The RNA shown here (Bacterial RNase P class A) has 383 nucleotides and comes from a Myxococcota bacterium. The sequence is in RNAcentral, with records from ENA. It matches the Rfam family "Bacterial RNase P class A". Rfam classes the family as a ribozyme. A source record names the gene rnpB. Lineage of the source: Bacteria > Pseudomonadati > Myxococcota.
RNA sequence: GCGGAUGGUCGGGCGGCCGCUUGUGGUGUUCUUUUGGGCAUGACGAGAGGAAAGUCCGGACUCCAUGGAGCAACGGUGCCGGGUAACACCCGGUCGGGGCAACCCGAAGGACAGCGCCACAGAGAACAGACCGCCUCCGUUCGCGGCGGUUAGGGUGAAACGGUGGGGUAAGAGCCCACCGCGGGACGGGCAACCGGACCGGCACGGCAAGCCCCACCGGGAGCAAUGCCAAAUAGGGGCCUCGCGCCGUUCGCGGCAGGGACGCUUCAGCCCGAGAGGCCCGGGUUGGCAGCUAGACUGCGUCGGCAACGGCGCGGGCAGAUGAAUGGUCGCCGAACCGCGCGAGCGGGGGACAGAAUCCGGCUUACAGGCCAUCCGCGCGU
Numbered sequence: 001g002c003g004g005a006u007g008g009u010c011g012g013g014c015g016g017c018c019g020c021u022u023g024u025g026g027u028g029u030u031c032u033u034u035u036g037g038g039c040a041u042g043a044c045g046a047g048a049g050g051a052a053a054g055u056c057c058g059g060a061c062u063c064c065a066u067g068g069a070g071c072a073a074c075g076g077u078g079c080c081g082g083g084u085a086a087c088a089c090c091c092g093g094u095c096g097g098g099g100c101a102a103c104c105c106g107a108a109g110g111a112c113a114g115c116g117c118c119a120c121a122g123a124g125a126a127c128a129g130a131c132c133g134c135c136u137c138c139g140u141u142c143g144c145g146g147c148g149g150u151u152a153g154g155g156u157g158a159a160a161c162g163g164u165g166g167g168g169u170a171a172g173a174g175c176c177c178a179c180c181g182c183g184g185g186a187c188g189g190g191c192a193a194c195c196g197g198a199c200c201g202g203c204a205c206g207g208c209a210a211g212c213c214c215c216a217c218c219g220g221g222a223g224c225a226a227u228g229c230c231a232a233a234u235a236g237g238g239g240c241c242u243c244g245c246g247c248c249g250u251u252c253g254c255g256g257c258a259g260g261g262a263c264g265c266u267u268c269a270g271c272c273c274g275a276g277a278g279g280c281c282c283g284g285g286u287u288g289g290c291a292g293c294u295a296g297a298c299u300g301c302g303u304c305g306g307c308a309a310c311g312g313c314g315c316g317g318g319c320a321g322a323u324g325a326a327u328g329g330u331c332g333c334c335g336a337a338c339c340g341c342g343c344g345a346g347c348g349g350g351g352g353a354c355a356g357a358a359u360c361c362g363g364c365u366u367a368c369a370g371g372c373c374a375u376c377c378g379c380g381c382g383u
Base pairs, nucleotide, nucleotide: 001379002378003377004376005375006374007373008372009371010370012334013333014332015331016330017329018328020047021046022045023044024043026041027040028039029038030037031036049354053365054364056363057362058361059360060359061223062222063221064220066269067268068267069266070265071264074219075218076217077216078215079093080092081091082090083089094108095106096105097104098103109214110213114212115211116208117207118206130151131154132153133150134149135148137146138145139144162180163179164178165177166176167175181203182201183200184199187196188195189194227291228290229289230288231287232286237282238281239280240279241278242277243276246257247256248255249254259273260272261271298317299316300315301314302313303312304311305310338349339348340347341346
């Protein structure tokens, strides 16, 4: 210098004028909540993102299901260890795959629990198989045909029941041998996944679990349009009290027995109870307002522990809360990318990507013009 890898960070800047939402004071006005509320006005402060997005995971919070235990069903997760409120996330490792490398990718438990499947091609696809070829024997019209043997060679396939070489044989074959592979494995290392491995075994046990399934662990449902309160108005309806209420007993307070009810089942505990009459009270859906609502697993810096994710401590910051839904408009100056011209220094034009809160938080994924920083790898050149 060229090419590449990883991590982080920023994502137009400055100013004038006019607005919008919101917080806190001031002033004026108004109200039958008066240390309060509404309206108007002016001052000061704050006002989109790294993804606010997809709504895919995990939680906080709220309501619903009467609570506990077990079982079943359904769904999810799936190498090991750690982090975390939790996770399908993150960190560190192991194994497998890719790359010369930095580095990247992986739904990565179990195929001797059982069942199932393996298309097409091929002779044969799972305790397999003789199509071509090779070999012994028999026959022969000498072209070949037949009974057997053979998986070494050819051919098919994603996959053909170990590979290479030698011995051996009629031809062959772990039939025998050497090496490689494979299976078991004393022992050693590691928290573990896993790694190494003396020695033993001629070799058996194909693949698929993003097929059923088995194993381990986790999981109730719905969601801020949750939910609560206030005001207005209405049909159906609902609640409470009294009388009354299966059988037995009663000291008239009630007790016992039996029956029925609710989540998929069982069990235990607890709870509730039909018709009718009278009285009192409440009152969904809809509209408006208030709460929920933003201070939180928050964030910046330092320090300590840890390889790291992260955690502890100290100091500091105060950081949107809209609801026909604010966060804008316009002007001036400066400006990256990009475009044109020029051998070049440069000149002219141009004017910033993706996008935009709606209960909040942690992640993942997707979109993104470009700038900057740090570390590392490969190649070339110079010293």